The RNA shown here (transfer RNA) has 73 nucleotides and comes from a Bacteroidia bacterium. The organism belongs to Bacteroidia, within Bacteria. Model confidence (mean pLDDT): 81 of 100. The RNAcentral record of the sequence draws on ENA. It matches the Rfam family "tRNA". The family's RNA type in Rfam is transfer RNA.
RNA sequence: AGGACGGUAGCUCAAUUGGUAGAGUGUUGGUCUCCAAAACCAAAGGUUCAAGGUUCGAUUCCUUGUCGUUCUG
Numbered sequence: 001a002g003g004a005c006g007g008u009a010g011c012u013c014a015a016u017u018g019g020u021a022g023a024g025u026g027u028u029g030g031u032c033u034c035c036a037a038a039a040c041c042a043a044a045g046g047u048u049c050a051a052g053g054u055u056c057g058a059u060u061c062c063u064u065g066u067c068g069u070u071c072u073g
Base pairs, nucleotide, nucleotide: 001072002071003070004069005068006067007066010025011024012023013022019056027043028042029041030040031039049065050064051063052062053061
């Protein structure tokens, strides 16, 4: 330099042909217990990397940029 894949909750990752963004784990509170752990219940937590475009509507489609991983040289 060129190609491929990826950037979504604190972390690891989903989101079935475009239609209200979820799960596990962690955190906080509660139940239980002499206390704690475990278990169970609940809650909080998101500018979906950025900027444009298409659309009634974009995490999803298109363009550019950027960061990471990887392949070729």